[in-house]
């Protein structure tokens, strides 16, 4: 310098047009002598950042910006 690839809860992923999810962390409540496990429920989101398409965008498009990986 050219290709490709990922960014979505605090962490690790999921969702591939039409209400943002799950595990594990956390908070609260039971439950046990205590923790800690189990069981209930609950917080927690600017879907990387700007623009376009569309009635409608986490999704498709275009451009950056960061990590990744390969070629040189």
């Nucleotide at each position: 310098g050219a290709g490709g690839g990922u960014a979505u809860a605090g962490c690790u992923c999921a969702g591939u047009g039409g209400c943002a999810g799950a595990g594990c962390a956390c908070g609260u409540a039971c439950u046990u002598g205590u923790u800690a496990u189990g069981u209930a429920u609950g917080a927690g989101g600017u879907c990387c950042u700007g623009g376009g398409u569309u009635c409608a965008a986490u999704c498709c498009c275009c451009a950056g910006c960061a990590c990744c990986u390969c070629c040189a």